The prediction has a mean pLDDT of 82. Predicted 3D model of a 113-nucleotide RNA (SAM riboswitch aptamer (S box leader)) from a Sphingobacteriaceae bacterium. The source organism's lineage runs through Bacteria, Bacteroidota, Sphingobacteriia, Sphingobacteriales and Sphingobacteriaceae.

RNA sequence: GAUUUAUAAAGAAGUGGCGAGAGACAGGCUCUUUGACCCACUGGCAACCCUCCUUAACAGAGAAGGUGCCAAUUCCUGACCACUCAGCAUAGUGUUGAUUGGAAAUAUAAAUU
Numbered sequence: 001g002a003u004u005u006a007u008a009a010a011g012a013a014g015u016g017g018c019g020a021g022a023g024a025c026a027g028g029c030u031c032u033u034u035g036a037c038c039c040a041c042u043g044g045c046a047a048c049c050c051u052c053c054u055u056a057a058c059a060g061a062g063a064a065g066g067u068g069c070c071a072a073u074u075c076c077u078g079a080c081c082a083c084u085c086a087g088c089a090u091a092g093u094g095u096u097g098a099u100u101g102g103a104a105a106u107a108u109a110a111a112u113u
Stems, first nucleotide, its partner, number of pairs: 001113008013042005021031003025078004043070003048066002050062003074105001080102003084098006
C1' cells in the first nucleotide's frame, strides 16, 4: 500500500519548543502571532486489541500493556441511488431545490496479505 469486518451526535488539556499557516481533497465556514498546525513531556478520554467473570451467543466489571483520540457531528455539503414534499416546464415526462435513508469518500481499530 491492498482486502475484510466494526465504529464515527458522546468523551477528554496543561506546560515547554518552533514560528505561519491549519482543519484529507473541492466549495463553504472556522481556528490562528492573545502563537494555531506540528514536536516533546505530563495529564486525561475512550475501551478496538487486552484482563477478569460468565454464557449457547450476548451481556457485565477493569484499565497494567499495544494502538487511537483530547476545537467545531467525520466542522458542514459533495458524483450516484431510493422514498417523500415543493417549484418550473409538460402530451408522455423532464428538470431544479429540500428532508430522510443508502452508497461512495475519509479516519481509527482488529485480522489477513

Of the family's consensus pairs, 97% are formed in the model.